[in-house]
Context: one part of a larger RNA
RNA sequence: UGACGGGGGCUCACACAAGCGGUGGAGGAUGCGGUUUAAUUCGAAACAACGCGUAGAACCUUACCAGGCCUUGACAUACUAGGAUUAACUGUGUGAAAGCACGGGGCUUGCCCAUCUAGGGUGUAACUAGUACAGGUGCUGCAUGGCUGUCGUCAGCUCGUGCCGUGAGGUGUUAGGUUAAGUCCUUUAACGAGCGAAACCCCUACGGUUAGUUACCAUCGCGUAAUGGCGGGGACUCUAGCCGGACUGCCGCGUUCAAGUUGGAGGAAGGUGGGGACGACGUCAAGUCAUCAUGGCCCUUAUGGUCUGGGCUACACACGUCCUACAAUGGUCGGUACAGAGGGUCGCUAGAUCGCGAGAUCAUGCUAAUCCCUAAAGCCGGCCCCAGUUCGGAUAGCAGGCUGCAAUUCGCCUGCUUGAAGCCGGAACCGCUAGUAAUCGCGGGUCAGCUACACCGCGGUGAAUCUGUUCCUGAGCCUUGUACA
Numbered sequence: 001u002g003a004c005g006g007g008g009g010c011u012c013a014c015a016c017a018a019g020c021g022g023u024g025g026a027g028g029a030u031g032c033g034g035u036u037u038a039a040u041u042c043g044a045a046a047c048a049a050c051g052c053g054u055a056g057a058a059c060c061u062u063a064c065c066a067g068g069c070c071u072u073g074a075c076a077u078a079c080u081a082g083g084a085u086u087a088a089c090u091g092u093g094u095g096a097a098a099g100c101a102c103g104g105g106g107c108u109u110g111c112c113c114a115u116c117u118a119g120g121g122u123g124u125a126a127c128u129a130g131u132a133c134a135g136g137u138g139c140u141g142c143a144u145g146g147c148u149g150u151c152g153u154c155a156g157c158u159c160g161u162g163c164c165g166u167g168a169g170g171u172g173u174u175a176g177g178u179u180a181a182g183u184c185c186u187u188u189a190a191c192g193a194g195c196g197a198a199a200c201c202c203c204u205a206c207g208g209u210u211a212g213u214u215a216c217c218a219u220c221g222c223g224u225a226a227u228g229g230c231g232g233g234g235a236c237u238c239u240a241g242c243c244g245g246a247c248u249g250c251c252g253c254g255u256u257c258a259a260g261u262u263g264g265a266g267g268a269a270g271g272u273g274g275g276g277a278c279g280a281c282g283u284c285a286a287g288u289c290a291u292c293a294u295g296g297c298c299c300u301u302a303u304g305g306u307c308u309g310g311g312c313u314a315c316a317c318a319c320g321u322c323c324u325a326c327a328a329u330g331g332u333c334g335g336u337a338c339a340g341a342g343g344g345u346c347g348c349u350a351g352a353u354c355g356c357g358a359g360a361u362c363a364u365g366c367u368a369a370u371c372c373c374u375a376a377a378g379c380c381g382g383c384c385c386c387a388g389u390u391c392g393g394a395u396a397g398c399a400g401g402c403u404g405c406a407a408u409u410c411g412c413c414u415g416c417u418u419g420a421a422g423c424c425g426g427a428a429c430c431g432c433u434a435g436u437a438a439u440c441g442c443g444g445g446u447c448a449g450c451u452a453c454a455c456c457g458c459g460g461u462g463a464a465u466c467u468g469u470u471c472c473u474g475a476g477c478c479u480u481g482u483a484c485a
Base pairs, nucleotide, nucleotide: 001485002484003482004481005480007479008478009477010476011475012474013473015469016468019432020431021430022429023428026324027323028322029321030320031319033317034315035314042053043052064310065309066308067307068306069305070304073133077132078131079130080129081128082127089104090103091102092101093100094099110122111121112120113119135299136298138297139296140295144293145292146288147287148286149284151282156195157194158193159192160191161190162171163170164169175186176185177184201276202275203274204273206244207243208242209241210240211239212238216233217232220231221230222229247270250264251263252261253260326425330384331383332382333381334380335379336378343372344371347366348365351362352361353360354359391422396417397416398415399414400413401412402411438461439460440459441458442457443456444455
């Protein structure tokens, strides 16, 4: 100087407390372990691995296994020799395919010599042979770059000069207040400065102004069974550019003067208005050589390449994360209302017809504020009457639909039948402080299809509790002890 202490002081945080909902029990989905296997490819391991890499494993992907093939190679560059009858396209044999073997086809065809033609020489593309080399998801993340997690959006981490100390170092950065904050003020052997905090950026909440189509419709007119449907309008909503607005500015409190402040006014908004992006010096030899890049090592008729089939989907078990429930604040049937954001031409699809339905056929609009385009919980009414039920939907049988070369291993969906466990979950544990939790649906990426209940977004309905810091956990500052570094 640090680190540590069942030392102390001060302070903070969904850390506890106060509340609301859940996990742990059931069934299923998914990931991990284990076991099994020819293979069940590899990585990730307390928090910070386990719906993670994977924003899509039937083939492909694919790295694994079995078997069949190739060896200058699927891919790059160069050299040597041969080389104009060579590519696209395509046939046959064999074969599971790849491969191997044998053909068809016919575009283009340089330069020179010679020339009636035939021909000769030379160069080159493809190709063949050879040589350098290619190739490796092989090893090392403890050789590395880059990127990332974490403490933690915690308030810290440092420097120059000066001063103090023999020195390691200290001071500044401590103290008194204050703040979300090393935020600011006062004091002060320190005076300044940098990286962080804050601000600058984006979205959102209010208003003004400009503009008015594909959005809007108050007034006027036309039209319809009905609809901004049409003429028109520029008011309103909205769209999207530019401005304004919030700064403790005003009052009170506070103080020598301050910084500031559980109060008040005005205001759409009040003391960081709400949300996002943004992550200091560093820590964990944290993670990644399988995104990529890269040193070293290793393989080179194989640890490279290719194909068919299988596997990554196995199943006595164990754990994590979720979904659906156990019902009446419900289930079911009929009627009826209101979003936002996003996507669409190999696409999204109106409408009609067929089908109980998944869907099929015909066909229309949209390269989109124009078309696709109807939310669900909610509200109104009927039935159920507390049951393992009109709860719950696992499992199973049959019949179909869709995608795709192909759904057996191993896809999703529909109809009928079947109708399991489960009556609110031990110890223990998790999330959340407001448009939040809870609950309800909608969209997107990946994508032929989909095992999505995941992930990333969007809006609808919409609480309870906390004005405390004794305790548990973690963190910050000061101080103290130490046989630790």